Record summary:
Transfer RNA from an uncultured Clostridia bacterium, 72 nucleotides, folded computationally. The sequence was found in a public genome assembly. It matches the Rfam family "tRNA". Rfam links the family to the GO term triplet codon-amino acid adaptor activity. Rfam classes the family as a transfer RNA. Its mean pLDDT, the model's own confidence on a scale to 100, is 84.
[in-house]
RNA sequence: GGGCAAUUAACUCAGCGGGAGAGUGCUUCCUUCACAUGGAAGAAGUCAGGGGUUCGAAUCCCUUAUUGCUCA
Repeated sequence: GGGCAAUUAACUCAGCGGGAGAGUGCUUCCUUCACAUGGAAGAAGUCAGGGGUUCGAAUCCCUUAUUGCUCA
């Protein structure tokens, strides 16, 4: 330098054009003498950045960045 893949909550990951989600973690409450377990409720996201297509984009296209694999 060429090719491919990944990037979504604090962490691990779903989500293939119209509602942004799960588990773990976090906060509050109940349960306990207390802790743990268990139960209930809740908060937390510019969907890596920019641009484009579309009535509508996390999703499609282009580009940049980071990480990994691979070829030379």